[in-house]
The RNA shown here (c-di-GMP-I riboswitch aptamer) has 98 nucleotides and comes from a Nitrospirota bacterium. The prediction has a mean pLDDT of 79. The organism belongs to Nitrospirota, within Bacteria. Rfam family: c-di-GMP-I riboswitch aptamer. Its family is annotated with cyclic-di-GMP binding in the Gene Ontology. The model forms 89% of the base pairs in the Rfam consensus.
């Protein structure tokens, strides 16, 4: 140095929950908290999940004598945004028993 660890030593960091702030939301900042972590640092243009906004796509529902309009409901696209404590690559970096 590298890899590999968290055993020792110094510590870091912060889930859920609340309270106040921003955002249509997803979420996000702070404070209080600690579930939990050897990269729970950093970074969003590999995937996963999640939101949305307006247009299309075909299904279901509703209505009608029946049929389409309107209306509701989910699913896909097309934009857009979130998430890194979903995961894969990537950069960085304390310490050093074995």
């Nucleotide at each position: 140095g590298a890899a590999u660890g968290a055993a020792a030593a110094g510590g870091g960091c912060a889930a859920a929950a609340u309270c106040a702030c921003c955002g249509u939301a997803a979420g996000g900042u702070g404070a209080u908290g600690a579930c939990g972590c050897a990269a729970a640092g950093c970074a969003a243009u590999c995937g996963g999940u999640c939101c949305u906004a307006a247009g299309g796509a075909g299904g279901g529902g509703c209505u009608u004598c029946a049929u389409a309009c309107a209306c509701c409901c989910a699913u896909c696209u097309u934009g857009g945004g979130a998430u890194g404590g979903c995961u894969g690559a990537g950069c960085u970096a304390c310490c050093a028993a074995a």